A computed fold for a 74-nucleotide RNA from Candidatus Shapirobacteria bacterium CG03_land_8_20_14_0_80_40_19, annotated as transfer RNA.
It was read from a public genome assembly.
Rfam family: tRNA. The family's RNA type in Rfam is transfer RNA.
RNA sequence: GUCGCCAUCGUCUAACGGCUCAGGACAUCAGGUUCUCAUCCUGAAGAUUGGGGGUUCGAAUCCCCCUGGCGACA
Repeated sequence: GUCGCCAUCGUCUAACGGCUCAGGACAUCAGGUUCUCAUCCUGAAGAUUGGGGGUUCGAAUCCCCCUGGCGACA
């Protein structure tokens, strides 16, 4: 340099272009239970999906560019 794959709550992960104000688990916080801790139960908060454009009535999802990571070839 060329080509391919990946990027979603703190972490991991789901989401046929419309059932979704993006769901779940763990972690966190609050309450209950317990003499206390742990376990267990209930609840809460937390992502406009790496950034910017485009297509579309409608985009996490399709297309383009950029950024970062991984790989193959040279």